Background:
This is a predicted structure of a 505-nucleotide part of an RNA (small-subunit ribosomal RNA, 5' domain) from an uncultured Clostridia bacterium. It matches the Rfam family "Bacterial small subunit ribosomal RNA".
Context: one part of a larger RNA
């Protein structure tokens, strides 16, 4: 000298972009972040109109369309959060699965034949303070079970080629056996759906070389522990788990123990080599109040499901219940510290839907914060052998100074008036936003500070003060003419920032 998610002090004019609890993984008031589909389903609720009765006031019957508690389906496994735990196949490269799976979407090839009993909801009853259960009836489907069909798909035999580093693997013949489906709109046409298999694509499981902290004032660890053959389990492999057997197996090329730690592309800094670091932005991982199960499902051992323990908070009729911001904003608390209980789905992207469309605190946008990085402003020219006025002073005079004053032009920022956008796709639709830009009047007006001036290190006098008071990065100043303390005048550096301060090269 760089650099920073920074802080403190003085001290601020404007725009762009960007960044913003590093500490308590500490507690949470409140709203809001995950819904959708009536073109799967029975049913309620309104309710436009028609039609019939009428005493004209109404009733009756149909009913388009609108609304939705329940079942049913996709989706809640993404997307958003944090770094607590981990030193390990967690990450990172480099590969292997002849030991794997895979919803939605793409291509292909077949198929969808006849049946059956349920529930929820409604409706009656009943228990609780409530959360919510419980009983009877009774109903429907793309909810739920049997039957028929079906092979190149699956299981078990026999068997042919080829081929592989092994276990095997691909191909094909044969014979058994078992095993599918569901419908909606539409006037038709069609179109969304459904069942089986094959392939892709994109996604995941798993295994392995190599690669990365510290400490031996840690030397021995280890019993499902090392390996065998079996039986389970698993989508797969394999002590994964069980029962027998057998004594292995790691280890100074650092085991085990203990500390600390998410990892990485990247980032700083450096000529390089390194060394530090892992914030924003991207990848993986890992967690959701603590601690443990397991459910559904292609997928989860599931942040805003479930279930049981704890601990904390709340409500209770005391009998029992109800919660989980490490989503967004926002409270207390901790701290030197770190943001609004904002606007929108107009863009992008996601989730259901056939579509309209609906949800989306993801994301677009706005506020606040000189927090960092970039741009500009805070005026230009002219203008005395040099005004007052301030410092010094050899009293002669020098400096602050062309520096003001004054004179002329001029408007970039701001300030008023008008106008006034791209992003928007075939049209509609713009939160940002009356924003940004454009045009007019006008007026120098509304905008300059901070730190240092003894070497190092650019920059000197005066007073005051007297080892006091104070300065200090290092070296050192200060006891009576201090260029080092404090003040004023000059000056030097940067400049909306200037220091300090704390880290890392």
């Nucleotide at each position: 000298g760089g650099a920073u998610a920074a802080a403190c002090g003085c001290u601020g004019g404007c725009g762009g972009c960007g960044c913003g609890c590093a500490u308590a993984a500490c507690a949470c008031a409140u709203g809001c972040a995950a819904g959708u589909c009536g073109a799967g389903c029975g049913a309620g609720a309104u309710g436009a109109g028609u039609a019939g009765c009428u005493u004209c006031g109404g009733u009756u019957a149909u009913g388009a369309g609108u609304c939705u508690a329940g079942c049913g389906g996709c989706g809640g496994a993404c997307g958003g959060g944090u770094g607590a735990g981990u030193a390990a196949c967690a990450c990172g490269u480099a590969g292997a699965c002849a030991a794997c799976u895979u919803g939605c979407c793409u291509u292909g090839u077949a198929g969808a034949g006849g049946g059956g009993g349920a529930u929820a909801g409604c409706c009656g009853g009943a228990a609780g303070a409530a959360a919510u259960u419980c009983c009877g009836a009774u109903u429907a489907a793309u909810a739920c079970c049997g039957c028929a069909u079906a092979a190149u798909a699956c299981a078990u035999g026999u068997u042919u080629a080829u081929c592989g580093c092994a276990u095997g693997a691909u191909a094909g013949a044969u014979a058994u056996g078992g095993g599918a489906a569901a419908g909606g709109u539409g006037a038709a046409a069609a179109c969304c759906g459904c069942u089986a298999u094959a392939a892709g694509a994109g996604a995941g499981g798993u295994c392995u070389g190599c690669g990365a902290c510290u400490g031996a004032u840690u030397a021995g660890c280890u019993a499902g522990u090392u390996g065998g053959a079996g039986u389970g389990g698993u989508a797969a492999c394999g002590g994964c788990a069980c029962a027998c057997c057998a004594a292995g197996g790691c280890a100074a090329c650092g085991a085990u123990c203990a500390g600390u730690a998410g990892c990485c592309g990247g980032u700083u800094u450096g000529a390089g080599a390194g060394a530090a670091u892992g914030a924003a932005c991207g990848g993986c991982c890992a967690c959701a109040u603590u601690g443990g199960g397991a459910c559904u499902g292609a997928g989860a051992u599931a942040c805003g499901g479930c279930c049981c323990a704890g601990a904390c908070u709340c409500c209770u009729a005391c009998g029992g219940g109800a919660g989980g911001c490490a989503g967004c904003a926002g409270u207390g608390g901790g701290g030197a510290a770190u943001a609004u209980u904002g606007c929108g789905c107009a863009a992008u992207g996601g989730g259901g839907g056939a579509a309209a469309c609906c949800c989306u605190g993801a994301c677009g946008c706005a506020g606040c914060g000189a927090c960092g990085c970039c741009g500009u402003g805070u005026a230009a020219a002219g203008g005395a052998c040099g005004a007052a006025g301030g410092u010094c002073u050899u009293c002669g005079g020098a400096u602050c100074g062309u520096a003001a004053a004054c004179u002329u032009a001029u408007a970039u920022c701001g300030a008023u008036u008008g106008u006034g956008a791209a992003a928007a796709g075939c049209a509609a639709g713009g939160a940002u936003g009356g924003u940004a830009g454009c045009a007019a009047a006008g007026u120098a007006a509304g905008a300059a500070g901070c730190c240092c001036c003894g070497g190092c290190u650019a920059a000197c006098u005066a007073c005051g003060u007297g080892c006091c008071a104070g300065c200090a990065g290092c070296c050192g100043c200060g006891g009576u003419a201090a260029g080092a303390c404090g003040u004023a005048g000059g000056g030097g550096g940067c400049a909306a920032g200037c220091g300090u301060u704390a880290u890392c090269c």